Large-subunit ribosomal RNA, domain II from a groundwater metagenome, 701 nucleotides, folded computationally. The coordinates come from a structure-prediction model, not an experiment, and the mean pLDDT is 82.
Context: one part of a larger RNA
RNA sequence: GCCAGGGAGUUUACUUAUGUGGCGAGGCUAAUCAUCUAUGAUGAGUAACCGAAGCGAAAGCAAGUCUGAAAGGGCGAGAGUCACAUGGGUCAGACCUGAAACCUAGUGAUCUAAUCAUGGAUAAGAUGAAGUCUCCCGAAAGGGGGAUGGAGGUCUGAACUAGUGCUAUAUACAUGUGCUUGGAUAAUCUGUGAUUCGGAGUGAAAAGCCUAUCUAACUGGGCGAUGGCUGGUUCCUGCUGAAAUAUGCCUUCGUAUAGUCUUGUCUAGCUCGUCGACGGUGUAAAGUACGGAUAAAAUUUGCAGGAGCACAUGCUUACGGAAUUUUUUCCAACUCAGAAGCUGUCGACUGCAUAGGACAAGAAACAGGGGCAGUAUGUAAGAUACUGUUCCGAGACCCAAAAAAGGGAGACCAGAGUUAAGGUCCCUAAAUUCGUGCUAAGUGUAUCAAAAGGUGUCUUGGACCUGAGACACUAGGGAUGUAAGCUUAGAAGCAGCUAUCAUUUAAAGAAAGCGUAACAGCUCACCUAUCGAGGCCCAGGGCCCUGAAAAUGGACGGGGCUAAGCACGGUACCGACACUCUGGCGGCUCUCAGUAUGAGAGUUCGAGUAAGCAGGCGUCCUUUCUGCGUCGAAGCCUCUUCGAGAGAAGGUGUGGAGCGGAAAGGAAUGAAAAUCCUGGUGGUAGUAGGAUGUGAUUUCU
Numbered sequence: 001g002c003c004a005g006g007g008a009g010u011u012u013a014c015u016u017a018u019g020u021g022g023c024g025a026g027g028c029u030a031a032u033c034a035u036c037u038a039u040g041a042u043g044a045g046u047a048a049c050c051g052a053a054g055c056g057a058a059a060g061c062a063a064g065u066c067u068g069a070a071a072g073g074g075c076g077a078g079a080g081u082c083a084c085a086u087g088g089g090u091c092a093g094a095c096c097u098g099a100a101a102c103c104u105a106g107u108g109a110u111c112u113a114a115u116c117a118u119g120g121a122u123a124a125g126a127u128g129a130a131g132u133c134u135c136c137c138g139a140a141a142g143g144g145g146g147a148u149g150g151a152g153g154u155c156u157g158a159a160c161u162a163g164u165g166c167u168a169u170a171u172a173c174a175u176g177u178g179c180u181u182g183g184a185u186a187a188u189c190u191g192u193g194a195u196u197c198g199g200a201g202u203g204a205a206a207a208g209c210c211u212a213u214c215u216a217a218c219u220g221g222g223c224g225a226u227g228g229c230u231g232g233u234u235c236c237u238g239c240u241g242a243a244a245u246a247u248g249c250c251u252u253c254g255u256a257u258a259g260u261c262u263u264g265u266c267u268a269g270c271u272c273g274u275c276g277a278c279g280g281u282g283u284a285a286a287g288u289a290c291g292g293a294u295a296a297a298a299u300u301u302g303c304a305g306g307a308g309c310a311c312a313u314g315c316u317u318a319c320g321g322a323a324u325u326u327u328u329u330c331c332a333a334c335u336c337a338g339a340a341g342c343u344g345u346c347g348a349c350u351g352c353a354u355a356g357g358a359c360a361a362g363a364a365a366c367a368g369g370g371g372c373a374g375u376a377u378g379u380a381a382g383a384u385a386c387u388g389u390u391c392c393g394a395g396a397c398c399c400a401a402a403a404a405a406g407g408g409a410g411a412c413c414a415g416a417g418u419u420a421a422g423g424u425c426c427c428u429a430a431a432u433u434c435g436u437g438c439u440a441a442g443u444g445u446a447u448c449a450a451a452a453g454g455u456g457u458c459u460u461g462g463a464c465c466u467g468a469g470a471c472a473c474u475a476g477g478g479a480u481g482u483a484a485g486c487u488u489a490g491a492a493g494c495a496g497c498u499a500u501c502a503u504u505u506a507a508a509g510a511a512a513g514c515g516u517a518a519c520a521g522c523u524c525a526c527c528u529a530u531c532g533a534g535g536c537c538c539a540g541g542g543c544c545c546u547g548a549a550a551a552u553g554g555a556c557g558g559g560g561c562u563a564a565g566c567a568c569g570g571u572a573c574c575g576a577c578a579c580u581c582u583g584g585c586g587g588c589u590c591u592c593a594g595u596a597u598g599a600g601a602g603u604u605c606g607a608g609u610a611a612g613c614a615g616g617c618g619u620c621c622u623u624u625c626u627g628c629g630u631c632g633a634a635g636c637c638u639c640u641u642c643g644a645g646a647g648a649a650g651g652u653g654u655g656g657a658g659c660g661g662a663a664a665g666g667a668a669u670g671a672a673a674a675u676c677c678u679g680g681u682g683g684u685a686g687u688a689g690g691a692u693g694u695g696a697u698u699u700c701u
Stems, first nucleotide, its partner, number of pairs: 001681006011092001013090011026050002032044005054061002064075004095232002098229001102222006113196009122186001124156003127152001131148007160183003165179002168177003198214001201209002235616006245258005261362007269352002273349009286335002291331003295327007303320001306317004368392010397408003412584007422574003425559003431571001433570006444561002452546003456543007464535002474529004479503003484498003509524001512523003585606002587603007617670001619667010635654002638651005
């Protein structure tokens, strides 16, 4: 892992609602007693309890009463009670499983910690303290040399002991092994026997150790501790169908009330939507009348510092301030005005009436999420918090390659046809369809790039030049007064300052650039010739290009495509559980017939998680009735038929002795899940050993 069996809303008391039944202004017995056919039945038993009258704090009054001066207002005046069944609540273990803990009584020091008693163990080598002897020096104290000697929590290193590194190696695990390593006459190691214990022991102290258990051992008990937390909770079908919000809570994984859902009873109209009438509003956009901000100008004012003139303490004024005016730009906490939208009342239409409303009973839920429009915070976010709406949640089907929420569309069953979104070269159902353009970048065929650029190309509009010859190339000219004046060592078109005239001309600047020390020199503007038809500039639009960087090779879904790309149009076709048609099943409402349900009409009925409600199937037992069975019961294998399904019936075989059906009643009544419990039994990885040979497509058991 698999299989079989077991495995979770029960029972008591009280209470509430509904259903059924008995009796009914009453209902009912409890304990107990008696009798009998005696684990039971029948009878007696009316104590208690509920109800039949309420109101008031009470005295009290009473179908009323309390309050109040009164008017008025509050609470009352309508059958119950007992039993059974079902839903809910409370008390209890209260649907099942699950803590870590807390308390109590015992058991443990055969492991380990420490201590006590009594025993045992330590190869070999090195070093060479004190002391002693002796020699030398010394007056002495003492010093030095040589022998001898054999100290030490001394050194090297076995036994012994420890357990540093290799994150070596083996192992399900506790742990083992290998190499390496610390101590090894000592605070040493070790045998045996004893002592100390659970908030206690022991501890060279690590909260270590106290029998593979320690920040409080183990075993039994309290104990089914408690758990707002996790997991699980067993047959079928039909009807309806949520919430993830508000408010409170030591509240935030909980819960209560409301909202939303379900069922029942009663009631009689209701208004999601559209339109109209009369109102409400202060947002968007806008505006500047108010509040505030903003830039410039003008006017007025000497108001502050400064400057000038003045020296009468005055006058003038650039900048600045204030006020006013004009223009400029703005505002969540501005609004003279002001939409759409939203909303109140009334009316109409439409639709519903299976709706709407009230009451009673039962819930679930109070972690939500995505898209679109908007707000706040944020650089932003698949961000957070809100508002509205829609979808997912709880929604299948088709499309978007694949896909919770994007597009289409709301699935009772079967068949046929038609469409939606989206598509029609192949994968792949349907156009290699028709018309006009654009793109050359494989741009694109995808939801996906910016500022800034492009003499890529198509297109729109405008200005100017042009057969009196444009634009571009080429050739020639490009001069004179004059080297303008000043400055300067020099300054001659071209360091700098000032001026920028005139002449000859087809045209030519007191010079636009390079150049020289200064000249010179080379170009330009401008003119002519040549050539012979358009040129030049500005502003827009379409597609395209650059801008353009990510880690294995690579993605338009792929192939591929120059359309099978992009834009604008047209016509066909394909394409869903959508729509239509035909047949069937079921729900609900109404009508008829009438007690068994049937017939007919209608239905803007048929998806569904949590949840509510309804009807059934099956298992075991009891009672009554009624059946089957050795001419073969139950059970088992298998096949067939029926039913919407739980399931039911039958046949062959096996099996070899019991088993059903109907109507009631009663339950320890339905398993695939709980790291579920008990039992049985496999496989993978891995390890070890073995066999075979028609065995490479890396075989088989």